[in-house]
RNA sequence: GACUCAUCCAGAGCAGCGGAGGGACUGGCCCGAUGAAACUGCGGCAACCAUUGAGCAAUCAAAAAGGUGCCAAUUCCUUUAGGCGAAGCCUAGAAGAUGAGAG
Numbered sequence: 001g002a003c004u005c006a007u008c009c010a011g012a013g014c015a016g017c018g019g020a021g022g023g024a025c026u027g028g029c030c031c032g033a034u035g036a037a038a039c040u041g042c043g044g045c046a047a048c049c050a051u052u053g054a055g056c057a058a059u060c061a062a063a064a065a066g067g068u069g070c071c072a073a074u075u076c077c078u079u080u081a082g083g084c085g086a087a088g089c090c091u092a093g094a095a096g097a098u099g100a101g102a103g
Stems, first nucleotide, its partner, number of pairs: 003101006013042004021031003027077002043071003048067002051062004075095001080092005
């Protein structure tokens, strides 16, 4: 990388370093020299796995020391299909991200 399952309208940032990009892709719309990405330190959020308790189980609850993840904007909106006079809105999907699993 391809496969399976679950979740994605909540939440959480400062400093150092660096020096022009970044928000996956398309089209938008944004963020950025009042300092982008990457990297480092510290802090925080959440609770997927693991842990503990209850339960036959499904599941529920607790905690935050461990393994991940995350800390602008709903996954920032959108791309495909359908529905609804229009603007636009709604539903489902695709794609993507994260976790767990299997091979």
SAM riboswitch aptamer (S box leader), 103 nucleotides, folded computationally. It was read from a public genome assembly, where an Rfam model found it. Its Rfam family is "SAM riboswitch aptamer (S box leader)". Rfam's curators write: The SAM riboswitch is found upstream of a number of genes which code for proteins involved in methionine or cysteine biosynthesis in Gram-positive bacteria. The prediction has a mean pLDDT of 84.